A computed fold for a 1520-nucleotide RNA from an uncultured Oscillospiraceae bacterium, annotated as small-subunit ribosomal RNA. The RNAcentral record of the sequence draws on ENA. It matches the Rfam family "Bacterial small subunit ribosomal RNA". Model confidence (mean pLDDT): 83 of 100.
[in-house]
RNA sequence: AGAGUUUGAUCCUGGCUCAGGAUGAACGCUGGCGGCGUGCCUAACACAUGCAAGUCGAACGAAGCACUGCGGAUGGAGAUUCGUCAAAAUCUGCUUUGACUUAGUGGCGGACGGGUGAGUAAUGUGUGAGCAAUCUGCCCUUAAGAGGGGGAUAGCAGUUGGAAACGACUGAUAAUACCGCAUAAGAUAGUAGUACCGCAUGGUACAGCUAUAAAAGAUUUAUCGCUUAAGGAUGAGCUCGCGUCUGAUUAGCUAGUUGGUGAGGUAACGGCUCACCAAGGCAACGAUCAGUAGCCGGACUGAGAGGUUGGACGGCCACAUUGGGACUGAGACACGGCCCAGACUCCUACGGGAGGCAGCAGUGGGGAAUAUUGCACAAUGGAGGAAACUCUGAUGCAGCGAUGCCGCGUGAGGGAAGAAGGUUUUAGGAUUGUAAACCUCUGUUGACAGGGACGAUAAUGACGGUACCUGUUGAGGAAGCUCCGGCUAACUACGUGCCAGCAGCCGCGGUAAUACGUAGGGAGCGAGCGUUGUCCGGAUUACUGGGUGUAAAGGGAGCGUAGGCGGGAUCGCAAGUUAGUUGUGAAAUCCCUCGGCUCAACUGAGGAACUGCAACCAAAACUGGUUUUCUUGAGUGCAGGAGAGGAAAGUGGAAUUCCUAGUGUAGCGGUGAAAUGCGUAGAUAUUAGGAGGAACACCAGUGGCGAAGGCGACUUUCUGGACUGUAACUGACGUUGAGGCACGAAAGUGUGGGGAGCAAACAGGAUUAGAUACCCUGGUAGUCCACACUGUAAACGAUGGAUACUAGGUGUAGGGGGUAUUAAACCUUCUGUGCCGUCGCAAACGCAAUAAGUAUCCCACCUGGGGAGUACGACCGCAAGGUUGAAACUCAAAGGAAUUGACGGGGGCCCGCACAAGCAGUGGAGUAUGUGGUUUAAUUCGACGCAACGCGAAGAACCUUACCAGGUCUUGACAUCCAGUUAAACCUGUAGAGAUACAGGGUGUCUUCGGACAAACUGAGACAGGUGGUGCAUGGUUGUCGUCAGCUCGUGUCGUGAGAUGUUGGGUUAAGUCCCGCAACGAGCGCAACCCUUAUUUUCAGUUACUAACAGGUAAAGCUGAGGACUCUGAAGAGACUGCCGGGGACAACUCGGAGGAAGGUGGGGACGACGUCAAAUCAUCAUGCCCCUUAUGACCUGGGCUACACACGUGCUACAAUGGCCACCACAGAGAGGGGCGAACCCGUAAGGGGGAGCGGAUCUCAAAAAAGCGGUCUCAGUUCAGAUUGCAGGCUGCAACUCGCCUGCAUGAAGUCGGAAUUGCUAGUAAUCGCGGAUCAGAAUGCCGCGGUGAAUACGUUCCCGGGCCUUGUACACACCGCCCGUCACACCAUGGGAGUUGGGAGCACCCGAAGUCAGUGAGAUAACCGCAAGGAGUCAGCUGCCGAAGGUGAGACCGAUGACUGGGGUGAAGUCGUAACAAGGUAGCCGUAUCGGAAGGUGCGGCUGGAACACCUCCUU
Repeated sequence: AGAGUUUGAUCCUGGCUCAGGAUGAACGCUGGCGGCGUGCCUAACACAUGCAAGUCGAACGAAGCACUGCGGAUGGAGAUUCGUCAAAAUCUGCUUUGACUUAGUGGCGGACGGGUGAGUAAUGUGUGAGCAAUCUGCCCUUAAGAGGGGGAUAGCAGUUGGAAACGACUGAUAAUACCGCAUAAGAUAGUAGUACCGCAUGGUACAGCUAUAAAAGAUUUAUCGCUUAAGGAUGAGCUCGCGUCUGAUUAGCUAGUUGGUGAGGUAACGGCUCACCAAGGCAACGAUCAGUAGCCGGACUGAGAGGUUGGACGGCCACAUUGGGACUGAGACACGGCCCAGACUCCUACGGGAGGCAGCAGUGGGGAAUAUUGCACAAUGGAGGAAACUCUGAUGCAGCGAUGCCGCGUGAGGGAAGAAGGUUUUAGGAUUGUAAACCUCUGUUGACAGGGACGAUAAUGACGGUACCUGUUGAGGAAGCUCCGGCUAACUACGUGCCAGCAGCCGCGGUAAUACGUAGGGAGCGAGCGUUGUCCGGAUUACUGGGUGUAAAGGGAGCGUAGGCGGGAUCGCAAGUUAGUUGUGAAAUCCCUCGGCUCAACUGAGGAACUGCAACCAAAACUGGUUUUCUUGAGUGCAGGAGAGGAAAGUGGAAUUCCUAGUGUAGCGGUGAAAUGCGUAGAUAUUAGGAGGAACACCAGUGGCGAAGGCGACUUUCUGGACUGUAACUGACGUUGAGGCACGAAAGUGUGGGGAGCAAACAGGAUUAGAUACCCUGGUAGUCCACACUGUAAACGAUGGAUACUAGGUGUAGGGGGUAUUAAACCUUCUGUGCCGUCGCAAACGCAAUAAGUAUCCCACCUGGGGAGUACGACCGCAAGGUUGAAACUCAAAGGAAUUGACGGGGGCCCGCACAAGCAGUGGAGUAUGUGGUUUAAUUCGACGCAACGCGAAGAACCUUACCAGGUCUUGACAUCCAGUUAAACCUGUAGAGAUACAGGGUGUCUUCGGACAAACUGAGACAGGUGGUGCAUGGUUGUCGUCAGCUCGUGUCGUGAGAUGUUGGGUUAAGUCCCGCAACGAGCGCAACCCUUAUUUUCAGUUACUAACAGGUAAAGCUGAGGACUCUGAAGAGACUGCCGGGGACAACUCGGAGGAAGGUGGGGACGACGUCAAAUCAUCAUGCCCCUUAUGACCUGGGCUACACACGUGCUACAAUGGCCACCACAGAGAGGGGCGAACCCGUAAGGGGGAGCGGAUCUCAAAAAAGCGGUCUCAGUUCAGAUUGCAGGCUGCAACUCGCCUGCAUGAAGUCGGAAUUGCUAGUAAUCGCGGAUCAGAAUGCCGCGGUGAAUACGUUCCCGGGCCUUGUACACACCGCCCGUCACACCAUGGGAGUUGGGAGCACCCGAAGUCAGUGAGAUAACCGCAAGGAGUCAGCUGCCGAAGGUGAGACCGAUGACUGGGGUGAAGUCGUAACAAGGUAGCCGUAUCGGAAGGUGCGGCUGGAACACCUCCUU
């Protein structure tokens, strides 16, 4: 940094897709180690169990325990003087001490720490300010103080209720618990002052008076506590500015609402609450409503600007089962507190109770998915305590998970016989591959053993015998995943055969798949690798950094509000702007530097940064706002001329139609052709008169006017705007313009008129397969007028408005000025309207002073195609409908411009037996032959428009033969190799249809005598064999367009490019043949020529050909000698080249005519076939890949079939007759063939033929007779003396064999047919037509085929039309290229969606009812320790009751959002369905837009509009 994908190719627009990074991830395969992080994203679902908030005995009473001391009782070791004394032990009382324990009172804490993100769009948060409107426990500093009293109460004891939870009563008792009194520095309140200050209320300081309110002790005597006040620190509360998601298909919201006064309340301001008063407040700069969402530091991505995100860590907020409430307190309306209500769970003796893991573990559930019911307070921190210490699931650690990042390893060096094996192969080899084996090493890691930390400088270590170090050991325990068609690095084999499957996009797979599956090999990454989800990126919302003529996109057009932007000069301000300073921008993160873990990840320190916000000071150019002013922008005045500008009233003539009357007679009208229609009841035509409505010919012009729509006879009235000139006036008054207002073709609507013509609908007639159309005849709405609505068009220049600037040329309309005129004309200027064109722009086309150029300002609009301008909602409308305007789903394109082709029922030019002009045919008959079809055991196969069909087949009785039936063989009928045996062949016989089998006979060549060679048989296997398949796997060959004149290349030039140019143009030619011109210059394959033949001639040669002269000779005869003249034969030459003359043409090419010449303009004919097209034909000529068969799809044999026959078609032959038939006579060719051959003479036969055998391997002989023609005769127009099919009989030939199934002869028989419908073929001169002859194939078997000569015509005006082709041009939605593309209904299947009687659910709000707990207020007759009082009693307090508010709950009416619903509407997608053919070419009626109407459907028609219509003609203009 880009790439793939629209096309035959190109450029552009534009979407889709990919390569990168990231992740609290999940899934698949795999898995060695360590470090550091991280781990319920779903059900703020429910929770068993344990733990997570306690502590203080130095506040207090009390109890217990231990200890000290003193007793008492029991006891009796022991001592004894026997009187007694008496230890231990046990029980018990008092007392002392305790660093012992603790239920209760009391204090502090429990408001922190920890969790979660439900709610919340602002009572939140971020940032910056403010509080003169506030509070603050513990902590720090300072000042002052602590005097003297009192009454209770828990624990406890007793009695008692209850299952329990938990109480009730009575009686004692203590305090740092509670309550008075005294004191008051200071505080608070009131009151009247002084000084200073500020920011409005006000604040600060000083002093006076009055009123009010304090305290607690403990102790180890060190201290710690207590009260008041001030200050600090910390924390909290409140207020303000700015920032903070989406929807307008949510536009109005609001009643304590907005403000005021007063009061209450609060720590404090405040409608926070209440009473009264006023009627305000918010909103297009988006209120309200709905949806979504914790916010931030940061994180990811990106070059940045941005976009996305808010898990872990840190700050703030909110919440703690759901909802409400207060209490206590410095702090809560309180996660592990209380009360009430709801739901749920548990216990219960049924009366009543208990509970809240969104703390740490853990369980169930949900889910694609997320861990241990671990250890420790050793460290850090927190609570309490004077402290020791206790508590701490905060925290520190460990465990689990490749979940992420980072690091390490799975060995290193040598090693070619390039081993084996695998894969592949052209069979040689190549590759796996130094890879392995093998040799020499190392020891990271692992295992085992030993030592052993830092973290704590005294003690104390969960981690942990851990990290780390050392030793021993042995290459030992440690590699996978994805991919290999392009994008995108990496290729082969086999299998499969549009199947199975792959796929991110394009797309692979239908028998040779680098794309599926497997294998070998390779590429990439690596303890991971792939896949999926999500975000950013790849400039596809463009601030940086996009567009709107034709690709998506300029509003139909104006006026104008808000808003945006705005001319020159000047004064001063400082909001924007710029610079500096200060504060803040928490830490962490990112970046830089230096450190610590062996490195890294990770982490410590410092720096930078945090681009922001606020304040202060300064500057004054620009923007802004202020003052004064100017005239050029804008406007006014004055003077002019132009105009289909608008409205109203009136007037006019031409034409159509109708009515009346006349003349007049049979048609008129209409069309491609007709018919419907009108007309003898008198039409059409024509004359005169009249009626009525609508529109205004010529002028008329890319002329005029208007904002657009639009405006066209004339006159008058009213009226708008523009332009020119002038420079008197105003003095920026301007521009654009969201909403808004008025205008707005045609069609359409309403009411009332009018209605001639035209004319949707409708009717009839045609056309047609049909014709709901095009054409014709009629015809109603409508078209016209008035008033009112509608508000849309291809409302277009497909181009919004304004201003300024940027070469020219040439028209035209309206003015002005100048020069000069008889008139014209010329120069210049302003405004409008056209064309051409430079720069520039543009994807190209094109635009180009009337910009699509260069700039500024404002508005509108676009963001892939379809769904769809549709649905829903809203607004407008009488309706039709309009405006606004989605989504699901679906496709990988849709599209613009240009290019090359192809095509057109587009155009121009040209050619061809293409038409025309002619001649002869085919199509009708009979027959031959081929094909289709049918039949069959088989009728073998192929060829199918031209370009298959007398074609392969130049010749099917057997053979051929590939087909069928039957009988046979299996290494084979044929080839090579091996082993063995021996002859095989050949002859004879038997059986058989034959193949074959059996029997008999029979016997090779060479030899160095060893054997070798050829041959046959037997045997085994490699293999043979296949006319089996695929011509859509192929080679080769062939057809065809077409003997048409085309097809290309190099260099150059033009174009972004595909491509163009050359090759087009003017002429000319058979020709891209040649000439001229030209950004082209040359060249190649084709054309032509060179080759063969034919026409003339020369030279040479002269047998088998020839015979003029000479000689011989015959019945005749080049028969013989001879000749080389002639004909001829066959070799080499000549000749024809537009060379010559004249006309035309451009002085060219060339063309027309002429001369000469045998031949004249390529003389005639042949061979010769460019680049390519048709997946054209052929696997059955041959060759060949792959597939298939292998006792058969191979091979052999006999017989049959290819020859069938209702029928259809093609190609021929013979005819239908007199230009003829028949009979007789009689001429004249050319080219060929001949030895298994041609076969003469002669004889036989009516003939086919037979006998015969001369001659000839050929200019010698034979086939061989040419026929038509000619001459003579006959027939006389008939189904015939035409025609010959068919059939009978008798024969001949070939051949093993003519039954199926040959040819020929003779006699007899004598069918159809009398010139052929629609249609159609060939031919332009030695041609058509006609006549015979020969040859190949071949035993035999042509009417076919290939050749040969004889006789020998007619016609061509011409290119309008049919067919085919060439060149140029034009349109195109075609490129498989018109046999193209493509539209709509209907039918079927599936998918999503709208409507829908309704049904059902949800959240939010409103109204009413009920009214828990609780605060507050009232009441308080009941109760009551402290204070007062001698007492009575009082003050105060409490219960109770009442009231306001008040959650849940109930009821109701609506609005909103979802789900579902019989039926129904259209849409989308599907295999090759049905009906038509609407569009693309002039698409066969040009298309399209709006509207109305009609029709199965595309669609048709009417009215108006557009060119995004082809072609032709005319007019106008421009260029040269």